[in-house]
RNA sequence: AUGGGCGUAGCUCAGUGGUAGAGCAGCCGUCUCCAAAACCGUGUGUCGGAAGUUCGAUCCUUCCCGCCUGUG
Numbered sequence: 001a002u003g004g005g006c007g008u009a010g011c012u013c014a015g016u017g018g019u020a021g022a023g024c025a026g027c028c029g030u031c032u033c034c035a036a037a038a039c040c041g042u043g044u045g046u047c048g049g050a051a052g053u054u055c056g057a058u059c060c061u062u063c064c065c066g067c068c069u070g071u072g
Base pairs, nucleotide, nucleotide: 001071002070003069004068005067006066007065010024011023012022013021018055026042027041029039030038048064049063050062051061052060
C1' cells in the first nucleotide's frame, strides 16, 4: 500500500429493514443480630463516528477511526 473480518449494556455475545435483547455482573427490596445464599423487582445503551438509500437503518451503500488477520 491493498484484500478480508470485527466494533451492540460493566463483561461475553445475540439480533441481517419494522418499538434494541440474553447470560453473568450491578442496583433496589424481602429474609437475617450482621453477612452470605435464596427469592422479588430493575436495562443502566448516542448500536465506533459522519453522510447516503428508504415511509422506516443495529441491519443496505460510501468515507473515516480503532482492533485482528492475509498478501506484498
Transfer RNA, 72 nucleotides, folded computationally.
Rfam family: tRNA. By type it is a transfer RNA.
The RNAcentral record of the sequence draws on ENA.